[in-house]
Context: one part of a larger RNA
RNA sequence: GUCAGCGACUUCAUGUGUCGAGCAAGCUUAAGCCGUUAGGUGUAGGCGCAGCGAAAGCGAGUCUGAAUAGGGCGCUAAGUUCGACGUAUGACGACCCGAAACCAGGUGAUCUAUCCAUGAGCAGGAUGAAGGUUGGGUAACACCAACUGGAGGUCCGAACCGGUGUCUGUUGAAAAAGACUCGGAUGACUUGUGGAUAGGGGUGAAAGGCCAAUCAAACCUGGACAUAGCUGGUUCUCCGCGAAAUCUAUUUAGGUAGAGCGUCCGACGAAUUCCUUGGGGGUAGAGCACUGGAUGGUUGCGGGCUGCGCGAGCGGUACCAAUACUAACCAAACUCCGAAUACCCAAGAGAACUAUCGGGCAGACACACGGCGGGUGCUAACGUCCGUCGUGAAAAGGGAAACAACCCUAACCAUCAUCUAAGGCCCCCAAGUAACGGCUAAGUGGGAAACGAUGUGGGAUUGCUUUGACAAUCAGGAGGUUGGCUUAGAAGCAGCCAUCCUUUAAAGAAAGCGUAACAGCUCACUGAUCAAGCGAUCCUGCGCGGAAAAUGUAACGGGGCUCAAGCCGUUCGCCGAAGAUAUGGGUUUGCAGUUUACUGCAAGCGGUAGCGGAGCGUUCCGUAGGCCGGUGAAGGUCAGGCGUGAGCCUGGCUGGAGGUAUCGGAAGUGAGAAUGCUGAC
Repeated sequence: GUCAGCGACUUCAUGUGUCGAGCAAGCUUAAGCCGUUAGGUGUAGGCGCAGCGAAAGCGAGUCUGAAUAGGGCGCUAAGUUCGACGUAUGACGACCCGAAACCAGGUGAUCUAUCCAUGAGCAGGAUGAAGGUUGGGUAACACCAACUGGAGGUCCGAACCGGUGUCUGUUGAAAAAGACUCGGAUGACUUGUGGAUAGGGGUGAAAGGCCAAUCAAACCUGGACAUAGCUGGUUCUCCGCGAAAUCUAUUUAGGUAGAGCGUCCGACGAAUUCCUUGGGGGUAGAGCACUGGAUGGUUGCGGGCUGCGCGAGCGGUACCAAUACUAACCAAACUCCGAAUACCCAAGAGAACUAUCGGGCAGACACACGGCGGGUGCUAACGUCCGUCGUGAAAAGGGAAACAACCCUAACCAUCAUCUAAGGCCCCCAAGUAACGGCUAAGUGGGAAACGAUGUGGGAUUGCUUUGACAAUCAGGAGGUUGGCUUAGAAGCAGCCAUCCUUUAAAGAAAGCGUAACAGCUCACUGAUCAAGCGAUCCUGCGCGGAAAAUGUAACGGGGCUCAAGCCGUUCGCCGAAGAUAUGGGUUUGCAGUUUACUGCAAGCGGUAGCGGAGCGUUCCGUAGGCCGGUGAAGGUCAGGCGUGAGCCUGGCUGGAGGUAUCGGAAGUGAGAAUGCUGAC
């Protein structure tokens, strides 16, 4: 892992509700007793028939009160017993499995920690303390040398004890080892045997270490089915309806309660929703009349600076600037204004088939994304928090290449029928290589901004132009003069000032390059050649650049596409879904008719949590001293048939002795999941 078997809402008590049954202003027994059972008996007690008041008490009333007032609670509702079912509470477990833990009584120091008693072990080599002897030395000591001596938690290194580093091993040879390497090795050394200390206790050269492969409190048994607002699991079928992820509260935030939302029963009987009319408002927008903000102009109180004056004061000002006027603005906490929606009342034609109340039972209180209006954030986030609508959740189908939430559309079943939606119609791929008129040349289409540009189409305004524009080519582009100043120089062209006059078809006291300064080359301007359009600005359509990323084209799904298979506009066809229609069938609800289960009509029939309804099957009991069964039961296996389904019926083979219709009753009643349990492989 697979298969088989086992495996989870029970039982009792007490409330409460629904359904059924008995009796009914009443209903009913409990223990006990009698009886083989069935049952009988038993009237204590309980519930109901009257309430109000703290009570005395009064009573369809009563309490409060001075009250005959007002007010509170009552009167005008049939209950009760049993059974079944729903549900709540209680229970020594209350749907099942699951802790870590807590407590009690015991068992452990053959592992290990420390200690006690008594024994044992430590090759070999090295170093050479104290002391001693002899000699030297001293007044005597001291001191020095040699020899001797053999100390030490001394040195090197086996046994022994340990475990430093690396590798191997990691379903190991081994639940801690092997190899190489390394530390101690006469000591706080190692070790045998016997003994002591026990669980909030021991022992600990202290690591929370160790106390039998277990230690921040051992192990065993018990309390014990501890508790678990937590995780997981919870077993047959069909039919009807169908949520929520919000508010309030919470030692509350992943729990729970009341409300909102679901379902079922009952009551009520249009009270509901849509539409029209009528209302109040201060949002969007707008505005500046208020409150504030804020820019320019005019005005210029006041201030600054400054002049005059001994002072009072009188002046100046290109500074700041109040106020007022004017132009153009801004505001969630501004409003002279002011919608659309939303909300509220009433009435009304029509459509829809709701609304509300009482009660039983829930689930849910982690929401997600998208559009719109906002807060927060960076007008960041598949961010976060509100409001509102939609979808998902709990929704399949078609489209968006793929894609819960986007677009279209709500799947009862069947059909090799028809029409459409979104989206599409060259091929992949169903349907137009459809039609007409434009645009694009960038594969733009098929990713991106500020900004940039004689890309190209459309529109508008304006200038020059056959007295010849624009471009090109040829020619001229001069004189006073090197203007004056400055300067070493300054001659059109470093800089400052001025910028005239003349000859002319035209020619600047010079627009640029250039020189040390000149020179030189162009330009403006003019003539000629040529011959028809040439410039400037604005608006707009489609394009261009701006444009760099990691496996591989990879920014159309692909192929491929250029008067398109791209973009804009117009038009007609077609394809396209579980939508609509057609035909047949099933089922629910309502209505009607027949008649007690049929027919017709109408409307439904996606669905998680969940509520309600109807069924199938298993074991046992009654029916059953019946029926089936060796002419073959149950079980096994194969096949055929029936039913919407759980399932049922029949036959063949196997099997070899029991099974059980029908209608009822009672449950250890249905398995795929729980890292489920046991067994087999």
The prediction has a mean pLDDT of 87. The part of an RNA shown here (large-subunit ribosomal RNA, domain II) has 681 nucleotides and comes from Brevundimonas albigilva. Rfam family: Bacterial large subunit ribosomal RNA. It was read from a public genome assembly.